[in-house]
C1' cells in the first nucleotide's frame, strides 16, 4: 500500500469524499447540470485490546 483512478478516516455504532462507471432528469444533437445506484478479504501472515484501516510484529 484503503472501490477502476486519485485520497479521506481520534482504537469505537454502517470505512467515507472527489471522480469514473451505470440508470433516470433534461435538451435540436453531443457535453454540462441534476437525482439515484452499484462497486471495499483495507497487501499478506502473526500480535496486543472488550474491540485494530488505527497500535506492534514478520514477509512482499
Nucleotide at each position: 500500500g484503503u472501490u477502476g483512478c486519485u485520497c479521506a478516516a481520534u482504537g469505537g455504532u454502517u470505512a467515507g469524499a472527489g471522480u469514473g462507471u451505470u440508470g433516470g432528469c433534461c435538451u435540436g444533437u453531443u457535453g454540462a447540470c441534476c437525482c439515484a445506484a452499484g462497486g471495499g478479504u483495507u497487501g499478506c501472515g502473526g500480535g496486543u485490546u472488550c474491540g485494530a484501516u488505527u497500535c506492534c510484529u514478520g514477509c512482499c